[in-house]
RNA sequence: CUGCUAUCCAGAAAGACCGAGGGACCGGGCCCGAUGACGUCUUGGCAACCUACCGCGAGUAGGUGCCAACUCCCGUUUCACCGCGUUGUUGGGUGAGAGAAGAUGACAG
Numbered sequence: 001c002u003g004c005u006a007u008c009c010a011g012a013a014a015g016a017c018c019g020a021g022g023g024a025c026c027g028g029g030c031c032c033g034a035u036g037a038c039g040u041c042u043u044g045g046c047a048a049c050c051u052a053c054c055g056c057g058a059g060u061a062g063g064u065g066c067c068a069a070c071u072c073c074c075g076u077u078u079c080a081c082c083g084c085g086u087u088g089u090u091g092g093g094u095g096a097g098a099g100a101a102g103a104u105g106a107c108a109g
Stems, first nucleotide, its partner, number of pairs: 001109003005105004013043005021032003026075004044067003049063005054057001071101001076098007084088001
């Protein structure tokens, strides 16, 4: 990197350094940011995907992961409802589901 599979409305921040953008990409919205975001490092924490062990648990240790906002929200599609005119194979609004894309783990190549 590719394939496959599980999960994605819960949870968890301080310090130091840096210095202007950042929230994956594109479009739209919204938000974070010189009261220093993003990133890096240290420490701490959350969680429980994988492994080992045991007294088998809300356990311990290890390999990952994560610590603003639902994966920040929408985009594609289906259904239900609402409203309206010229009652519509169209357009608008609301809600629910599915999908795509993405993230992380396990496995395979």
Predicted 3D model of a 109-nucleotide RNA (SAM riboswitch aptamer (S box leader)) from Hymenobacter ruricola.
Its mean pLDDT, the model's own confidence on a scale to 100, is 83.
It matches the Rfam family "SAM riboswitch aptamer (S box leader)". Its family is annotated with regulation of gene expression in the Gene Ontology. About the family: The SAM riboswitch is found upstream of a number of genes which code for proteins involved in methionine or cysteine biosynthesis in Gram-positive bacteria.